[in-house]
RNA sequence: UCCUUAUCAAGAGAGGCGGAGGGGACAGGCCCGAUGAAGCCCGGCAACCCGUCUGGGAAGAUCCAGCCCGGACGAAGGUGCCAAAUCCUGCGGCAUAGCCGGCAGAUGAGGU
Numbered sequence: 001u002c003c004u005u006a007u008c009a010a011g012a013g014a015g016g017c018g019g020a021g022g023g024g025a026c027a028g029g030c031c032c033g034a035u036g037a038a039g040c041c042c043g044g045c046a047a048c049c050c051g052u053c054u055g056g057g058a059a060g061a062u063c064c065a066g067c068c069c070g071g072a073c074g075a076a077g078g079u080g081c082c083a084a085a086u087c088c089u090g091c092g093g094c095a096u097a098g099c100c101g102g103c104a105g106a107u108g109a110g111g112u
Stems, first nucleotide, its partner, number of pairs: 002111007013042001015041003021032003026090004043082003048078002050074008086104001091101004
C1' cells in the first nucleotide's frame, strides 16, 4: 500500500501550557471558538486486542485441542477515542420534512 472482517446515535475535565483557528480532503450547508480554537501535558471514556471464568454449535464413534457463535467480570499492557450520527448532504431505492441501502472514510483485529 492493498485484501478480509467487526464497529461507527452511547461514553469521556469548569485541570495546566498555548495562543487563532477548528469540525480529514473537494463542493454545498450548518456549527464550534478570546466565557479561549489547533497543538502539547495531565486527566478521563470505552473495552477492539488482552486477562480470568463460563454457555452453546458444526464436523467426529467419543473426549481433548483447534474452529464458529455468545455470556459474566476485569482494566495491568497494545491501540483508539473524549461538541453535534462518521455534524449534515453529495450515489441508488422507497411507503420521500423521513427511512433503507451503497460509495467513501475512521478505528480495531487478521492477512499481504
Model confidence (mean pLDDT): 82 of 100. This is a predicted structure of a 112-nucleotide RNA (SAM riboswitch aptamer (S box leader)). The sequence was found by an Rfam model in a public genome assembly.